RNA sequence: GCUGCUGUAGCUCAGUGGUAGAGCACAUCAUUGGUAAUGAUGAGGCCAUGGGUUCAAUCCCCAUCAGCAGCU
Numbered sequence: 001g002c003u004g005c006u007g008u009a010g011c012u013c014a015g016u017g018g019u020a021g022a023g024c025a026c027a028u029c030a031u032u033g034g035u036a037a038u039g040a041u042g043a044g045g046c047c048a049u050g051g052g053u054u055c056a057a058u059c060c061c062c063a064u065c066a067g068c069a070g071c072u
Base pairs, nucleotide, nucleotide: 001071002070003069004068005067006066007065010024011023012022013021018055026042027041028040029039030038048064049063050062051061052060
């Protein structure tokens, strides 16, 4: 330099056009003599950034940024 993949909650990951979910973690409550475990409830995201297409974009297109892999 070229090609490909990835970027979504604190962490690991779903979600492939119609207002975003799970597990763990966190907070509160219940249970216990007290922890742990268990159960219930809740908080936490304008989906890497900027444009475009569309009535409507996490999703499709382009560019940029970051990471990983391969080729030279």
The RNA shown here (transfer RNA) has 72 nucleotides and comes from a Candidatus Omnitrophota bacterium. Its Rfam family is "tRNA". It is annotated as a transfer RNA. Gene Ontology term of the family: triplet codon-amino acid adaptor activity. Model confidence (mean pLDDT): 81 of 100.